[in-house]
A computed fold for a 350-nucleotide part of an RNA from Trichopus zeylanicus subsp. travancoricus, annotated as small-subunit ribosomal RNA, central domain. RNAcentral holds the full RNA, with entries from SILVA. The source organism's lineage runs through Eukaryota, Spermatophyta, Magnoliopsida, Dioscoreaceae and Trichopus zeylanicus.
Context: one part of a larger RNA
């Protein structure tokens, strides 16, 4: 280079933004760079293809012709790509009404439980396990009844519910600010998809610095358990876990399943919201739309399963794969305070 592929058999970046680049809605118009023609000029001969001829025949040799294609030069042709000017309004986005919500920050308040501190009663255990045993406890534990502090988490509502671009997000209020839906149809008039490289964000662990420390708890001490037990049970218990500033950049960051568009059977259920029916009202039921589940036609699939939220049918445009194992390893850059990260191979093996 053509060609296949990425849900589970190797392959979708962890999520978005947005730059180059690739790709692009309707009508008319200019021009003629792609494109498409005619015509010239040329791409040595030999060889190949094809006609005749010559060595008895072939092999082989002469002779004339021929396509296809490329590259220049010229003349046309305009349908679609581009340009050049114009307008549309479906895409796309602005404003105007409405609305739902654990989206975000930030302050301020609330109970329950727990854990301790001190007080009352009160007097022998109490805690723990399959069984103990370390352990607490006459210095009065545990029980119980009051006061105080304190840090972390918010039962039931609670759902197959919602909501955010993923991570995430949930006690109650205020205030600040993002998105989405939905109607109406006014405004702009392709302003649009995708997105290498770049940049933001980004669970948990994990690092630095000041704070904070009730629980349970990596390391660690102990007591069983065992041939042993660097576990698994118990008792204790430190970094963390919680905040505040910065840093780290990875996960089974999963729907193991990029984005965008158009298409393409129903049926049942939940959330938002709009019409219309209805009623005193809140329900209902009929119907658009926007999201969320669950069944299944055609299709499609190696099978499982997918099925209007495709893993169906096409188009655009990214990342990514190319037998296992060495290896996500060395070297080696770059980021980082480290810890790592991120790119990423080969001998040699089967």
């Nucleotide at each position: 280079u053509u060609g296949g592929g990425c849900a589970u058999a190797a392959a979708g970046u962890g999520u978005c933004u947005a730059u180059a680049g690739g790709u692009g809605g309707c009508u008319u118009u200019u021009c003629a760079a792609g494109u498409c023609u005619g015509c010239c000029a040329u791409c040595a001969a030999a060889u190949c293809c094809c006609a005749g001829g010559g060595c008895u025949u072939a092999a082989c040799c002469c002779u004339a012709g021929a396509c296809a294609g490329g590259c220049g030069g010229u003349g046309g042709a305009a349908a679609c790509u581009a340009c050049c000017a114009a307008g549309c309004u479906g895409g796309a986005g602005u404003a105007c009404g409405g609305u739902a919500g654990g989206a975000g920050c930030a302050g301020a308040g609330g109970g329950a439980a727990u854990u301790u501190u001190u007080g009352u009663u009160g007097g022998a255990g109490c805690a723990g396990u399959g069984a103990a045993a370390u352990g607490c406890a006459u210095a009065g534990a545990g029980a119980u009844c009051g006061a105080a502090a304190a840090g972390a988490a918010c039962a039931c509502c609670a759902a197959c519910g919602g909501u955010g671009a993923a991570a995430g997000c949930a006690c109650u209020c205020u205030g600040c600010u993002c998105g989405g839906c939905c109607a109406a149809c006014a405004c702009u008039g392709a302003c649009a998809c995708u997105a290498a490289g770049a940049g933001a964000c980004a669970a948990a662990a994990g690092g630095u610095a000041g704070g904070g420390g009730a629980g349970a708890a990596a390391a660690u001490g102990g007591c069983a358990u065992u041939a042993g037990a660097u576990a698994c049970c118990c008792u204790a218990g430190u970094a963390g876990u919680c905040u505040u500033a910065g840093c780290u950049g990875u996960a089974a960051a999963u729907g193991a399943u990029g984005g965008a568009u158009a298409u393409u059977a129903g049926g049942c259920a939940c959330u938002g919201u709009g019409c219309g029916u209805a009623u005193c009202g809140a329900c209902c039921c009929g119907u658009g739309u926007a999201g969320u589940g669950u069944u299944g036609u055609a299709g499609c699939u190696a099978a499982c399963a997918c099925a209007u939220u495709a893993a169906g049918u096409a188009u655009c445009c990214c990342a990514c794969c190319u037998g296992g194992g060495g290896a996500g390893u060395a070297c080696a850059u770059u980021c980082a305070c480290a810890a790592g990260a991120a790119u990423g191979a080969a001998a040699c093996u089967c």